Source information
Large-subunit ribosomal RNA, domain II from a Candidatus Parcubacteria bacterium, 705 nucleotides, folded computationally.
[in-house]
Context: one part of a larger RNA
C1' cells in the first nucleotide's frame, strides 16, 4: 500500500408536538393482592395524578378576584360537555379531556464514535542512577626532589656556603583503570549514543567489587530542575474513568419534493452561544364580491442627495470707495504704500454651508395582470469565517487579489457555451433519451465547427491581431479658416535694402541690435528708429521689404493656422521569442455598413419518467387528458430497497438447500428474478413484531498478502 472482517444518534426516565386507538353522563391506576396453561395472561386495588375555576404574596373570596378612597386597570369568566349529519328513541363523525401507542425534537444521564495534556487515591520500584553506611580490592614505569637529619668549610655568634642522606606533593610525564575534548565514521547503525584517530585525570575531593540504606510533592543532588530502571518542572502500575475537550477527524443503502446563511442585538463575547432574520413542514385564514401579496401604469405625497449656487455660515483671490491707525517712502495743508473694519464690482471653494434642486427610491390610492405569492399559529433546522465584479462612498497614497459600509449580480450551493488555460467576468439555469431543427454570448485562413463573404475608408508602424502617460515630431489621411497666384504666387538666381539720425534717456561708451521710453517724418519700386551674426563702441555680414530673371495655373498651385482619424519616439525584468500558436499587409489589422453561416445541457421537435393543480372516469386501487414544474451544499419533508432474528400462515429441498463463480432478464434506483457450473443440508415467500441493520475514508482496530 492493497484485500477481508469489525467500526459511530443507542437505551431509560421526564416533557412538547404529532400518528393511530380505547373511554368520555371524565380518564387512569401505583404499591400490593387473587387466579392461571406462570419471566406470560386475566381479575381486584382510585392511594394518588391530570382535567372540570379563577384571582391574590397570603389570610381569603369566588364567575369573579387583586389593587385602590373610588373610578379605572391587571389576570380570569361558554365547560362534564359541545358542534355537525341522519334520525322515533339513538348512532356516526369533528372539537375539548384523559390513558396507551407511533414518529420527531428537547432535558437528565458516557448520550453519535475515537482522541488529550492532566487531577486524585492505593500500591510497586535505588539489580539503572544520586548521596550515605559497612566490609574488601586496585593504581606499570619514569621525573622533580619540600621538611628533617648527618658531614665539610667560613664566622665570636646569629648564621651563610657546599656535599650527602631523605622522600613530601588534590606535583610532572605516562600504561592499566576512570572519563569523554575535537574530528571522522555510523546515522532502517555492530550499537535506542557504538567505532577510529585525537584528548583529560591517572596517590586522590581517586577508581572499584559485595552487602545495606533514603522515593513520588517525596528522596538524592560539588545545583544541570540533574538523577530516582532507554522519555522526570513531579516515576511506574491499577483504580476513580466511558475524567473533561466551546477543539480536530470520522459518521455506512436508494429515489422524490422544497431549499438557506455567512446579517442584527446581547454575551469574560469575537473560530462558542441565545433571540430575531433567511429555509422546511403541518394546521388555519385567504378564492375572485371584499380584503391581503407581488409587478406595471396613472395620480397624490414628504424629502434635501447628485447637480448647482453664494442668499446664511466658513474659507479664499483681484480691484475700487469710505472710515480708523500708520517708528514706512516722497515732490509733505497732500500723495504713494501697508494693516484693520464696512460697502460695491468681478471670479471662486465646502462631508459636518444652502436662495435652489432632480433622476431613482419610499408611502398611499385607483386600474390592470399573476395557476397564491401573503398573513397567523405549532413543530424541525442550518447559518451568524463569506468571495469577487459593477455602481455610490469612508479608511489608505482617488496603493493593494487591501480594508469597512450601501446597492445589484454571480460564485458559495451551478453543470453547459465563450473568455487560450482561469469559483466570483459575458451568455445561459442540466428530469431522461435522440447520428433532428433554430439561436445566445462569441466567432467563420490553418490548428478549429463556420465567409480567404460583399461595399467603402484608414494604417506601413508587424502598428495591430490582449492594456499605457506627460511631452516631442515637415509620418500620413481628412475637414476647415485666412492669405497670395500669367497684373507671374512659392522656391531659386541677380540687384537694392536709403535719409533726418549716432531717435531720446542711460552710460566710460550705447551709433538699428546691454537696458528704459517713444516708435515719428522724408526720399522712394522698397527699406523696421530694425530679424539675427558680430564690435570695447563703430565697422562688416544678414533678414524683413522691393525691382528684374525664371516660369506653375482652373483636374490650379503655394503659404500660414485650427480640428479630427490612424501611425512614430517616449517604452527597462527576470524558464519561452509570445497576438493561444502557425501565420497575416487593397489583412487573417483598424473604422463604417451589409448579408450568410457556425455555435450551449438555452429554445423547438419526437418518445419516456415523475411532482403539484385542474377536468373526466372507477365501488376502490387506479386510469386518461390539460396546464405549470423537476440544478442544488447546510438543512427540512416524503416514499422505498436490503440484512439478522421472532410470531403466524403457505411452501421449496439429496430427482440437490444455503453459499460461491458466470451469463441473461426486470426495476428510475437501493435491488430482484432466471439459466449453467460448483457445493452437499438446509432455505424461502406473504402479513406483522424486534434491532448489535447497510462502510471508502476516522495518521481507525484485527488478520492476511
Nucleotide at each position: 500500500a492493497c484485500c477481508a472482517a469489525c467500526g459511530a444518534g443507542u437505551c431509560c426516565g421526564c416533557g412538547u408536538a404529532u400518528u393511530c386507538g380505547g373511554c368520555u353522563u371524565g380518564u387512569u391506576u401505583a404499591a400490593g393482592g387473587g387466579g392461571u396453561u406462570a419471566u406470560g395472561c386475566c381479575c381486584c386495588g382510585a392511594a394518588g395524578a391530570c382535567a372540570a375555576a379563577g384571582c391574590g404574596a397570603a389570610a381569603g373570596c369566588g364567575a369573579g378576584u387583586g389593587u385602590g378612597a373610588a373610578a379605572g386597570c391587571g389576570c380570569g369568566u361558554u365547560a362534564a360537555c359541545u358542534c355537525c349529519a341522519c334520525u322515533c328513541a339513538g348512532u356516526g363523525g369533528g372539537g375539548g379531556g384523559u390513558c396507551g401507542u407511533u414518529u420527531a425534537c428537547g432535558c437528565g444521564g458516557g448520550a453519535c464514535c475515537c482522541g488529550a495534556a492532566g487531577c486524585c487515591a492505593a500500591g510497586c520500584g535505588a539489580g539503572c542512577u544520586u548521596g550515605c553506611c559497612g566490609u574488601g580490592a586496585c593504581c606499570a614505569g619514569g621525573g622533580u626532589g619540600a621538611a628533617u637529619c648527618c658531614c665539610g668549610c667560613c664566622g665570636a655568634a646569629a648564621g651563610g656556603c657546599g656535599a650527602g642522606a631523605g622522600g613530601a606533593g588534590g606535583c610532572c610525564c605516562g600504561a592499566a583503570c576512570c572519563c569523554g575534548u575535537g574530528a571522522g565514521c555510523c546515522g532502517u547503525g555492530c550499537a535506542a549514543u557504538a567505532c577510529u584517530c585525537u584528548g583529560g585525570g591517572a596517590c586522590g575531593a581517586g577508581u572499584u567489587g559485595c552487602g545495606g540504606u533514603a522515593a513520588g510533592a517525596a528522596g538524592u543532588g560539588a545545583a544541570a530542575a540533574g538523577c530516582u530502571a532507554a522519555a522526570c518542572g513531579a516515576g511506574c502500575u491499577u483504580g476513580g474513568u466511558a475524567a473533561u475537550a466551546g477543539c480536530u477527524g470520522g459518521u455506512u443503502c436508494u429515489c422524490u419534493c422544497c431549499g438557506a446563511a455567512a446579517u442584527a442585538g446581547c454575551u469574560c463575547u469575537a473560530g462558542g452561544g441565545c433571540u430575531a432574520g433567511c429555509c422546511u413542514u403541518c394546521c388555519g385564514u385567504g378564492a375572485a364580491a371584499a380584503a391581503a401579496u407581488u409587478c406595471u401604469u396613472u395620480u397624490g405625497g414628504g424629502g434635501g442627495u447628485a447637480g448647482a449656487g453664494c442668499a446664511c455660515u466658513a474659507a479664499a483671490u483681484g480691484g475700487a470707495a469710505u472710515g480708523u491707525c500708520u517708528u514706512g517712502g516722497a515732490u509733505u495743508u497732500u500723495c504713494c504704500g501697508g494693516a484693520c473694519a464696512u460697502u460695491c464690482c468681478a471670479a471662486u471653494u465646502a462631508a459636518a454651508c444652502u436662495c435652489c434642486g432632480a433622476a431613482u427610491a419610499c408611502c398611499a390610492a385607483a386600474a390592470g395582470a399573476a395557476u397564491c405569492a401573503g398573513c397567523g399559529g405549532g413543530a424541525g433546522a442550518g447559518u451568524a469565517a463569506g468571495a469577487c465584479u459593477g455602481u455610490g462612498g469612508g479608511g489608505g497614497a482617488u496603493a493593494a487579489g487591501c480594508u469597512c459600509c450601501a446597492u445589484a449580480g454571480u460564485c458559495a450551493a451551478a453543470a453547459g457555451g465563450g473568455g487560450a488555460a482561469c469559483a466570483g467576468c459575458c451568455c445561459a439555469g442540466a428530469c431522461c433519451a435522440c447520428c433532428a431543427u433554430c439561436u445566445a454570448a462569441g466567432g467563420u485562413c490553418c490548428c478549429u465547427a463556420a465567409a480567404u463573404u460583399u461595399g467603402g475608408a484608414c494604417u506601413a508602424a508587424g502598428u495591430g491581431u490582449a492594456g499605457u502617460a506627460a511631452g516631442g515630431a515637415a509620418g500620413u489621411g481628412u475637414u476647415u479658416u485666412g492669405g497670395c497666384u500669367u497684373u507671374g504666387a512659392c522656391a531659386g538666381g541677380c540687384a537694392g535694402g536709403a535719409a533726418g539720425u549716432u531717435a531720446g534717456c542711460u552710460u566710460a561708451g550705447a551709433g538699428g541690435u546691454a537696458g528704459c521710453u517713444a516708435u515719428c517724418u522724408u526720399u522712394u519700386a522698397a527699406a523696421g528708429a530694425g530679424u539675427g551674426u558680430g564690435u570695447a563702441a563703430u565697422a562688416a555680414c544678414u533678414c524683413a521689404c522691393u525691382g528684374c530673371c525664371c516660369u506653375a495655373c482652373u483636374u490650379u498651385g503655394c503659404c500660414a493656422g485650427a480640428g479630427c482619424g490612424c501611425a512614430c519616439c517616449g517604452a527597462a525584468g527576470a524558464u519561452u521569442u509570445a497576438g493561444g500558436g502557425g501565420g497575416c499587409u487593397c489583412a487573417a489589422g483598424u473604422c463604417c455598413a451589409a448579408u450568410a453561416c457556425c455555435g450551449a445541457a438555452g429554445a423547438u421537435g419526437u418518445g419516456g419518467a415523475u411532482u403539484g393543480c385542474c377536468g373526466c372516469u372507477u365501488a376502490a386501487c387506479g386510469g386518461c387528458g390539460g396546464c405549470a414544474g423537476u440544478g442544488g451544499u447546510a438543512g427540512g419533508a416524503g416514499a422505498g430497497c436490503g440484512u439478522c432474528u421472532c410470531u403466524a400462515u403457505u411452501g421449496c429441498g439429496c430427482u440437490g438447500a444455503a453459499g460461491u463463480u458466470u451469463c441473461g432478464a426486470u426495476g428510475c434506483a437501493a435491488a430482484u428474478c432466471g439459466g449453467a457450473a460448483u457445493g452437499g443440508a438446509g432455505c424461502a415467500a406473504u402479513a406483522g413484531g424486534g434491532a448489535g441493520u447497510g462502510a471508502g475514508a476516522a495518521u481507525g482496530u484485527u488478520g492476511g498478502u
Notes:
NCBI's taxonomy places the organism under Bacteria, Bacteria candidate phyla, Candidatus Parcubacteria. Model confidence (mean pLDDT): 81 of 100.